[in-house]
The prediction has a mean pLDDT of 90. The RNA shown here (c-di-GMP-I-GGC riboswitch aptamer) has 89 nucleotides and comes from a Chloroflexota bacterium. Taxonomically the source falls in Chloroflexota (Bacteria, Bacillati). It was read from a public genome assembly, where an Rfam model found it.
RNA sequence: CUCCGAAAACGCAAACCCACCGAAAGGUGGGGACGCAAAGCCACGGAUCUAAGGCCAUAACAGUGGCUAUGACCGCCGGGCUGCCGAAG
Numbered sequence: 001c002u003c004c005g006a007a008a009a010c011g012c013a014a015a016c017c018c019a020c021c022g023a024a025a026g027g028u029g030g031g032g033a034c035g036c037a038a039a040g041c042c043a044c045g046g047a048u049c050u051a052a053g054g055c056c057a058u059a060a061c062a063g064u065g066g067c068u069a070u071g072a073c074c075g076c077c078g079g080g081c082u083g084c085c086g087a088a089g
Base pairs, nucleotide, nucleotide: 003089004086005085011036012035016031017030018029019028020027021026034075040081041080042079044078045077046076048072049071053068054067055066056065057064058063
């Protein structure tokens, strides 16, 4: 230094609730802990979610249905960057 993950000191914060933002998915803050050895950061590849806008169909005022990220998501997987501690091996 790398793999690895015992111990210790820390850290983060799911669901849910409240407030706000957003068309929505979802996000931010507070509370709260299911869990996490990167559950730190990045939307680069894939998966998944939403459909404002656009297109199509039906209708022909409206409405409804379908398709579609430029939107979302890093606590889905992979990848990139950085990082605390040091038992056994």